Glycine riboswitch aptamer from a Thermoleophilia bacterium, 112 nucleotides, folded computationally. Its mean pLDDT, the model's own confidence on a scale to 100, is 79. Its Rfam family is "Glycine riboswitch aptamer". About the family: This family represents the bacterial glycine riboswitch.
């Protein structure tokens, strides 16, 4: 089962975080400078919703220990979610990405 959960794909919609300095481009200039930009460099700051790290109740045909001897305690080892956190990576102007979530297509076959 007129096809769930998953998975790819294409369309939508999507947050959050920048100062300063050097340099460069253009414009003004009373030539001292000022304005504006820069996917250029470098300081030190920031965000977290790509990916990735960590863990809590709980769970073990498990180890050691213990006595009240089993639906037993403690411990130790695995397992163990996230939009938590960590800030590795990536991002702090537009583009581009971008978790999720709506819509459509195509895998898949039964569980959630």
């Nucleotide at each position: 089962c007129a096809g769930a959960u998953g998975g790819c794909c294409g369309c939508g919609u999507g947050a959050g975080a920048g100062u300063c300095c050097g340099c460069g481009a253009c414009g003004c200039u009373u030539c001292g400078g000022c304005g504006c930009c820069g996917a250029c460099g470098g300081a030190c700051g920031c965000c977290g919703a790509a990916g990735g790290g960590g863990c809590a109740a709980g769970g073990c045909g498990g180890g050691c220990a213990c006595c009240a001897g089993g639906u037993g305690u403690g411990u130790c080892g695995c397992c163990g979610a996230a939009a938590c956190u960590c800030u590795c990576a990536g991002g702090c102007a537009a583009c581009c990405g971008g978790a999720a979530c709506g819509c459509g297509g195509c895998c898949g076959g039964a569980c959630g």